Overview:
This is a predicted structure of a 475-nucleotide part of an RNA (small-subunit ribosomal RNA, 3' major domain) from a Candidatus Margulisiibacteriota bacterium. The prediction has a mean pLDDT of 85. Taxonomically the source falls in Candidatus Margulisiibacteriota (Bacteria, Bacillati).
[in-house]
Context: one part of a larger RNA
RNA sequence: UGACGGGGGCCCGCACAAGCAGUGGAGCAUGUGGUUUAAUUCGACGAUACGCGAAAAACCUUACCAAGGUUUGAAGUCUAGCGAAUCCUUUGGAAACUUAGGAGUGCCUUCGGGAGCGCUAAGGCAGGUGGUGCAUGGUUGUCGUCAGUUCGUGCCGUGAGGUGUUGGGUUAAGUCCCGCAACGAACGCAACCCUUGACGCGUGUUGCCAGCAUUAAGUUGGGAACUCACGCGUGACUGCCUGUUACAAGCAGGAGGAAGGAGAGGAUGACGUCAAAUCAUCAUGCCCCUUAUAUCUUGGGCUACACACAUGCUACAAUGGCCGAUACAAAGGGAAGCGAAGCCGCGAGGUGAAGCCAAUCUCAAAAAAUCGGUCUCAGUUCGGAUUGCAGGCUGCAAUUCGCCUGCAUGAAGCUGGAAUUGCUAGUAACCGCAGAUCAGCGCGCUGCGGUGAAUACGUUCCCGGGCCUUGUACA
Numbered sequence: 001u002g003a004c005g006g007g008g009g010c011c012c013g014c015a016c017a018a019g020c021a022g023u024g025g026a027g028c029a030u031g032u033g034g035u036u037u038a039a040u041u042c043g044a045c046g047a048u049a050c051g052c053g054a055a056a057a058a059c060c061u062u063a064c065c066a067a068g069g070u071u072u073g074a075a076g077u078c079u080a081g082c083g084a085a086u087c088c089u090u091u092g093g094a095a096a097c098u099u100a101g102g103a104g105u106g107c108c109u110u111c112g113g114g115a116g117c118g119c120u121a122a123g124g125c126a127g128g129u130g131g132u133g134c135a136u137g138g139u140u141g142u143c144g145u146c147a148g149u150u151c152g153u154g155c156c157g158u159g160a161g162g163u164g165u166u167g168g169g170u171u172a173a174g175u176c177c178c179g180c181a182a183c184g185a186a187c188g189c190a191a192c193c194c195u196u197g198a199c200g201c202g203u204g205u206u207g208c209c210a211g212c213a214u215u216a217a218g219u220u221g222g223g224a225a226c227u228c229a230c231g232c233g234u235g236a237c238u239g240c241c242u243g244u245u246a247c248a249a250g251c252a253g254g255a256g257g258a259a260g261g262a263g264a265g266g267a268u269g270a271c272g273u274c275a276a277a278u279c280a281u282c283a284u285g286c287c288c289c290u291u292a293u294a295u296c297u298u299g300g301g302c303u304a305c306a307c308a309c310a311u312g313c314u315a316c317a318a319u320g321g322c323c324g325a326u327a328c329a330a331a332g333g334g335a336a337g338c339g340a341a342g343c344c345g346c347g348a349g350g351u352g353a354a355g356c357c358a359a360u361c362u363c364a365a366a367a368a369a370u371c372g373g374u375c376u377c378a379g380u381u382c383g384g385a386u387u388g389c390a391g392g393c394u395g396c397a398a399u400u401c402g403c404c405u406g407c408a409u410g411a412a413g414c415u416g417g418a419a420u421u422g423c424u425a426g427u428a429a430c431c432g433c434a435g436a437u438c439a440g441c442g443c444g445c446u447g448c449g450g451u452g453a454a455u456a457c458g459u460u461c462c463c464g465g466g467c468c469u470u471g472u473a474c475a
Stems, first nucleotide, its partner, number of pairs: 001475002003472003007469007015459002019423005026314008034305002042053002064300007073125001077124002079121005086103004092097001107114002127289002130287003136283002138278003141274001143272001148187006154163003167178003193266004198234007208223002212221002237260001240254005316416001320375006332363003337356002342351003382413001387408007429451007
C1' cells in the first nucleotide's frame, strides 16, 4: 500500500421486509450429467455452464461411426502435353466412381499463337472443425451503469509511498458547495444520440372525412378541418413563490403546466479482476498428420434411456369448461414471395386466380373482454399424456427421425416437503399478434400491443457493493 475480520461508523441495491405471481410435486417439451452405443461429433461447468454456441440435426448441415472409393488431391496457384466448351447414349455400382461409344468444332489472331473451360503427368505444394485460449490477436461474460481509476507540477517522507481523492454538508453520481499544501488535468458520471409523452408550423397520397353531394362500401366528386404519417420547431431550467440550511450546494411544500425536480425507456460499460470463455466464426506462433488426423460417397448417428439436475409449457378447474353471437390493437413480413373473393372438404387442406415490389394488395382471424345458453363440484362436459385407425402438407426421400387434421382412446394430476425465483407501474400477472432462422418443423428466442393490480412501516437481520476508520502471525 492492499487484502481479510462471526471489528466499528456512514450509505446504497427487489438485498431483506411488505405484497403479487411462481419454481420445487404431475404429464410433456428442451438442455445437461450419467449410462448405453460402431458412433451417440465438439465446446460451455458456482455466481459468470445447463431452451448456452445452435436465428431451425430427415439428406445436406456434420465436424462422429460403418462400408465403398481417391492420393498434386474437393477448392487455389505455377509448368508441360492433349482436347473447344458442352451435350447424348452405355457397362458395373448403393452412390462416389468407373467402362465403351457418338454428336460437337465456337471467340480473338500479326496465323506463331492467345483467352476461357475440360482431361492427363511430374513436382513446388494444397488440405486438417488435429493439439495448445496456460504462446496470442480479435471478440465476449462478470464485478457493474458500481462511482470509481489515475496523471503533471508542487509539498511531506531516508524509502515503499502519502497529499490531491481525506474532512463538514449534499447528490443517482469523485454530483455540487464550503473548508484544506495543494493547484490543475485525464479516463469514467452527467450532457450531446434514439424512442416515447404536449403543442405549433409545413406537406397532404396510397392515409383522413367535419360540412355538401353520392355509394353496398371514403365507393366517387370534393375538402385540408380532424386522425395519422413524415420533417422542422417550442417546451422543463429548481425558471417562479414559501419554508429550511451556513442564507452555499441543496432539500421539503406549492403555483402554473401535457410533463417537475434525471418525466419514462433505450443505446452507451472507466482503470482493472477472474492465467474467466472462445485455436470449432475468423486470424495466428509453435507442435503434430501427409496413400492420412486430408478428401469423395451411401447408410447410420448427433433424436439411444434404469436414472439425476436445470429451464419452460399445459394443468389440477366454476374469477372455470363448452356452444352460439359480437367488438377493440400495435409492430412486422411479402416476388423462386404474400396470395383475396368464389367453389370443394367435418378439418388439416385443395382448387382458383384477382390484386400487390405494397400507408394502395395480402398474410390477417387478434385473443383475453362483452352478451346469451349449458354444465353444478364429480377425477367430472376438469385435464389432456399415451395409443389405434384414417387423412393433409413440405420435400428426391418423413422407417430410424417432421409438422398438422379428423374419429376413437382417455394416463398422471384435486395447488405441491425442505428449499427457492421474479417483480416497485402501464410494472407484475393474464391475453393474443408478428418476425428472424426456414423447403418443412418451436412450448424456445427477439419484438409488439390488449386487460391491468397489490405492497414498501422500515434498514435489526441474510446477500452483494461503495467511502472512512481500526486490528492482523496474510501478500